[in-house]
Context: one part of a larger RNA
């Protein structure tokens, strides 16, 4: 000088884009944030049609419950996918966690794409629902019947897995891959549809996209932390996993690390990046994109292609609720808001219209992701509060050597302009492959016309650094001050007031980097 997620003080008119709990990883009313398919299933309800029916009326025949059929429409439940994405914080973490380059011959991958092969034949079952129960509740026993794309046997088995064996080809070792034999093992579902087909199933292959594991470097301060280790180093056999591994187990050797800073102790998420600098350097890691890690606080499996899972389970613990005292329920570091910290950080807004995501054949339906809006000069940037002529240099203010001097072309005044601004009309893109339908934002943006100069300037400085200078009041007193330093009677340093300088919807103080 710059730079800030700032804050404080005076002061404030508009517009666009962006930002906005750094503090208590403190607590948390309340409402939303993840659901969705009836074209996987059997109920249940409701409406309609037709059909038996036939009460009270009443009689050629109309008529209510009641039964069956069919159709539509909703949807508690079983069943599938999704809740592992998206979003939130940074508390741990000094580590293969991150950045980076590598390896896997030690590895898995639901939905997706290419290609191959199939899907016979059977059974038991449960939820819902009936019926009896317990319980203030939360929720749950018994019992009886029920369906399936839940669930289990049996068969088939190109290719798969596993043992045994030939035979190739390759590699950086163990080894890899291919092709054969021979022998055990192991799938499956159906559903819309008039049909044609279409959505699924099942097994294998490759591929994409995801994710795991190892490994080399690089990753903060302290030596006033110098020794550190017993699953601790290594090895054999195992367990264990999707996979190597002391990652565990069992025996066997006695080893591993350290001043090329081990071990402790402190302090931190990392990085792309961001400020600052001529750079090299040096801080920082907010908001946007990658990666990690948490999800009230410690454990833990369980499902499941994926989790040890923010809005799933269990336990343990601490705080809150409720209770009939026997027991129960929660978890905002989603998005709003509260309430407490704090110098200090916003709406309990609006919509799925647009991009994306979940489910669904599809119409859709969710979606506080996001698209807007709202509130704050927090921040960048724009634009404005007027422009032209105007001396008798008016009045007033200040000063004065009383002659003038200054504020000043400034004001008045005359002529003009409409930016914002008001009001009124008009009004979009953003919406989408042929057409039609669809817009939160919003009557917004942007254009038109009318009114009028009207409704828009303040901050801070003036000794020297450093750009601006006089008067009066104060008298080492009030008081200034970033350093020097100023003020004890003629203070350009303090207080007013004129002037006067410098920025300006701001100026200035403080903090913190460079």
């Nucleotide at each position: 000088g710059g730079a800030c997620g700032a804050a404080c003080g005076c002061u404030g008119g508009c517009g666009g884009c962006g930002u906005g709990c750094c503090u208590a990883a403190c607590a948390c009313a309340u409402g939303c944030a993840a659901g969705u398919c009836g074209a996987a299933c059997g109920g249940a309800g409701u409406u309609c049609a037709g059909a038996u029916g036939g009460a009270a009326g009443c009689u050629u025949g109309c008529g209510a419950a009641a039964u069956c059929u069919g159709a539509a429409c909703u949807u508690a439940g079983u069943g599938g996918c999704g809740g592992a994405c998206g979003g939130g914080u940074g508390a741990g973490u000094a580590a293969c966690g991150c950045g980076u380059g590598g390896a896997u011959a030690a590895c898995c991958u639901g939905c997706c794409c290419a290609a191959a092969a199939g899907a016979c034949c059977g059974g038991g079952a449960u939820a819902a629902c009936g019926c009896c129960g317990g319980g203030a509740a939360a929720c749950u026993g018994g019992u009886g019947c029920u369906a399936a794309u839940a669930c289990c046997g049996g068969a088939u088995a190109c290719g798969c897995u596993u043992a045994u064996u030939a035979g190739g080809u390759c590699g950086c070792a163990u080894g890899a891959c291919c092709u054969g034999a021979u022998a055990a093992g192991g799938a499956a579902a159906g559903g819309u549809g008039c049909a044609a087909a279409c959505c699924g199933c099942u097994u294998a292959u490759g591929g994409a996209u995801g994710g795991a594991u190892c490994c080399g470097c690089g990753u903060c301060c302290c030596a006033u932390u110098a020794g550190c280790u017993g699953g601790u180093u290594g090895g054999c056999g195992g367990u264990g996993u999707a996979a190597a591994a002391g990652a565990c187990c069992a025996c066997c050797a006695a080893g591993g690390c350290g001043a090329c800073g081990a071990u402790g102790g402190g302090u931190a998420g990392c990085c792309g990046g961001c400020c600052u600098g001529a750079g090299a350097g040096g801080g920082c890691g907010a908001a946007c994109g990658g990666c990690c890690a948490c999800a009230c606080u410690g454990g833990g499996a369980c499902u499941g292609a994926g989790a040890c899972a923010c809005g799933g389970c269990c336990c343990a613990g601490a705080c809150u609720c409720c209770u009939a005292c026997g027991g129960g329920a929660g978890g905002c570091a989603g998005c709003a808001g509260u309430g407490g910290g704090g110098a200090a950080u916003c709406u309990u807004c609006c919509g799925c219209a647009a991009u994306g995501g979940g489910c669904g054949a599809a119409a859709g339906c969710c979606u506080g992701a996001c698209g807007g809006a709202g509130c704050a000069a927090c921040g960048c940037c724009g634009c404005g509060u007027g422009a032209g002529u105007g001396a008798c240099g008016a009045a007033g203010g200040c000063u004065u050597u009383c002659g003038g001097g200054u504020c000043g072309u400034a004001a008045a005044a005359c002529u003009c302009u409409g930016u914002c601004u008001u009001a009124a009309g008009g009004g979009a893109a953003g919406a989408a492959a042929a057409a039609a339908a669809u817009g939160a934002c919003g009557g917004u943006a942007c254009c038109u016309u009318a009114g009028g100069a009207g409704g828009a300037a303040g901050c801070c400085c003036c000794g020297g650094c450093u750009a601006a200078c006089u008067a009066c009041g104060u008298g080492c007193c009030a008081g200034c001050a970033g350093c020097c330093g100023c003020g004890g009677u003629a203070a350009a340093a303090c207080g007013u007031a004129g002037g006067g300088g410098g920025c300006g919807a701001g100026c200035g103080u403080u903090g913190u980097c460079c």
Molecule: small-subunit ribosomal RNA, 5' domain
Organism: Desulfocucumis palustris